A computed fold for a 75-nucleotide RNA from a Paracoccaceae bacterium, annotated as transfer RNA.
Rfam family: tRNA. Gene Ontology term of the family: triplet codon-amino acid adaptor activity. By type it is a transfer RNA.
The organism belongs to Paracoccaceae, within Bacteria.
Its mean pLDDT, the model's own confidence on a scale to 100, is 82.

RNA sequence: GCCGAGGUAGCUCAGUGGUAGAGCAGUUGGUUGUGGACCAAUUGGUCGUAGGUUCAAUCCCUACCCUCGGUACCA
Numbered sequence: 001g002c003c004g005a006g007g008u009a010g011c012u013c014a015g016u017g018g019u020a021g022a023g024c025a026g027u028u029g030g031u032u033g034u035g036g037a038c039c040a041a042u043u044g045g046u047c048g049u050a051g052g053u054u055c056a057a058u059c060c061c062u063a064c065c066c067u068c069g070g071u072a073c074c075a
Stems, first nucleotide, its partner, number of pairs: 001071007010024004018055001026042005048064005
C1' cells in the first nucleotide's frame, strides 16, 4: 500500500431505516451494630469525523481518522 472486521453509556456489548438499550460499574434509599452481600429507585450518550440519499439515518452510500487481523512490496 491492498483486503477484511470493528468504533454505540465509565467498562463489556446488543440494536441493521420510525422516540437509543442490557449487564456490570456509579449515585440515593432500604436492610445491618459497621461493612459486604441482597432489595428498590435513579444518574449517565454530539451512536468516531465530515458530507450525501430519504418525509425520517446508529442503521444505506462516499471520503477521512482510529483500533484489530490478514497479505504484498522496499530496505